Background
A computed fold for a 477-nucleotide part of an RNA from an uncultured prokaryote, annotated as small-subunit ribosomal RNA, 3' major domain. It matches the Rfam family "Bacterial small subunit ribosomal RNA". The prediction has a mean pLDDT of 85. The full RNA is in RNAcentral, with records from ENA.

Context: one part of a larger RNA
RNA sequence: UGACGGGGGCCCGCACAAGCGGUGGAGCAUGUGGUUUAAUUCGAUGCAACGCGAAGAACCUUACCUGCCCUUGACAUCCUCGGAACGAUCUAGAGAUAGAUUGGUGCCUUCGGGAACCGAGUGACAGGUGCUGCAUGGCUGUCGUCAGCUCGUGUCGUGAGAUGUCGGGUUAAGUCCCGUAACGAGCGCAACCCUUAUUCUUAGUUGCCAUCAGGUAAUGCUGGGGACUCUAAGGAGACUGCCGGUGACAAACCGGAGGAAGGUGGGGACGACGUCAAGUCAUCAUGGCCCUUACGACCUGGGCUACACACGUGCUACAAUGGGGAGUACAGAGGGUUGCGAAGCAGCGAUGUGGAGCUAAUCCCUUAAAACUUCUCGUAGUCCGGAUUGGAGUCUGCAACUCGACUCCAUGAAGUCGGAAUCGCUAGUAAUCGCGAAUCAGAAUGUCGCGGUGAAUACGUUCCCGGGCCUUGUACA
Numbered sequence: 001u002g003a004c005g006g007g008g009g010c011c012c013g014c015a016c017a018a019g020c021g022g023u024g025g026a027g028c029a030u031g032u033g034g035u036u037u038a039a040u041u042c043g044a045u046g047c048a049a050c051g052c053g054a055a056g057a058a059c060c061u062u063a064c065c066u067g068c069c070c071u072u073g074a075c076a077u078c079c080u081c082g083g084a085a086c087g088a089u090c091u092a093g094a095g096a097u098a099g100a101u102u103g104g105u106g107c108c109u110u111c112g113g114g115a116a117c118c119g120a121g122u123g124a125c126a127g128g129u130g131c132u133g134c135a136u137g138g139c140u141g142u143c144g145u146c147a148g149c150u151c152g153u154g155u156c157g158u159g160a161g162a163u164g165u166c167g168g169g170u171u172a173a174g175u176c177c178c179g180u181a182a183c184g185a186g187c188g189c190a191a192c193c194c195u196u197a198u199u200c201u202u203a204g205u206u207g208c209c210a211u212c213a214g215g216u217a218a219u220g221c222u223g224g225g226g227a228c229u230c231u232a233a234g235g236a237g238a239c240u241g242c243c244g245g246u247g248a249c250a251a252a253c254c255g256g257a258g259g260a261a262g263g264u265g266g267g268g269a270c271g272a273c274g275u276c277a278a279g280u281c282a283u284c285a286u287g288g289c290c291c292u293u294a295c296g297a298c299c300u301g302g303g304c305u306a307c308a309c310a311c312g313u314g315c316u317a318c319a320a321u322g323g324g325g326a327g328u329a330c331a332g333a334g335g336g337u338u339g340c341g342a343a344g345c346a347g348c349g350a351u352g353u354g355g356a357g358c359u360a361a362u363c364c365c366u367u368a369a370a371a372c373u374u375c376u377c378g379u380a381g382u383c384c385g386g387a388u389u390g391g392a393g394u395c396u397g398c399a400a401c402u403c404g405a406c407u408c409c410a411u412g413a414a415g416u417c418g419g420a421a422u423c424g425c426u427a428g429u430a431a432u433c434g435c436g437a438a439u440c441a442g443a444a445u446g447u448c449g450c451g452g453u454g455a456a457u458a459c460g461u462u463c464c465c466g467g468g469c470c471u472u473g474u475a476c477a
Stems, first nucleotide, its partner, number of pairs: 001477002003474003007471007015461002019425005026316008034307002042053002064302002067299001070296001073125001077124002079121005086103007107114002127291002130289003136285002138280003141276001143274001148187006154163003166179004193268004198236007208225002212223003239262001242256005318418001322377006334365003339358002344353003384415001389410007431453007
């Protein structure tokens, strides 16, 4: 100087407390451990691994296993020789591949040949998701959006170092003020950026419709209009600016006015010096080591989907604030040409048929659901719950056996609110309800977004956890 303390003081955080809803019990989904297996590819492992890499394993992906098969190679450059390239048919085979037949002979040219492509050969080489993240770059997690981490000059100390960065206030903040052997500065904080809340100007099509006119069974449907909503570009607005009080005449705090918004208005992007030899050699790049008729490459089938069990994360429930039937209302944000696919018709339905319109404020996905009105059920393993299984189908796709999603009929399991323990959340939040997108042929209860309805509680900081500052002890570095 740090680190540590079941030392002290001050302070903060959904850290506790006060509340609301969960997990832990059930069924299923998904990930992991374990076990099994020819293989169940690899990585991630307290917080900070475990719906994680994977924004999507039937083949492919795919790295694993079995069998078949290739050796200048599936891919790149160079050299020699031959042939345009390329297409079609047949045979064998699980296919990779092998054999046979045939069409085709193009472009540039100094007529030597050349460019692209294909085949054969030779060797330089290719190739490796093989090892080492404890050789590395880059990227990322975490402490932590915590308020800290340092430097120059000066001063003090023999020196390591100290001071500044401390003290009194204050703040979300090393934020600001005052004091002061310190005076200044840098990286952080804040602001500048995006979005949302109010308003003005400009612009009105595909958006809108108050007034006027026309028309319809009905609809901005038509003429028209820019008022309104909205769209999208530019401004305004919030700064403790104003008033009162407290304070040290300071910084600031408390209350108030005006205001759409008030003291950082809400949300996002943004992550200091560093810590964990944290994670990643399987995104990529890369040193070293290793393989080179194989640890490289092609293909078929299988596996990654196994199942006495254990754990994590979720979904659906156990019901009456509910289930079922009928009627009726209101979003936002996205996506669409190898695409979204309307009306109509067929089917109980998944869906089929159909093909209008749309390269989209125009058309489509697209009827939002909870809510509301009304009928029924009456506390029951039920008109709760839907697992499981049988049958029949639909769709995607060469192909749904291993191993897809969905529909209909039948079946109707566990489950009556969950032990010890444990998690999230402070407001348009929790809870609850549906909608969309990425990936994607198909395949979400996951992920990322969007809106609808919309709470309760916070006395307080004694205690648990984590953190910041000052101080103290130490046989630790």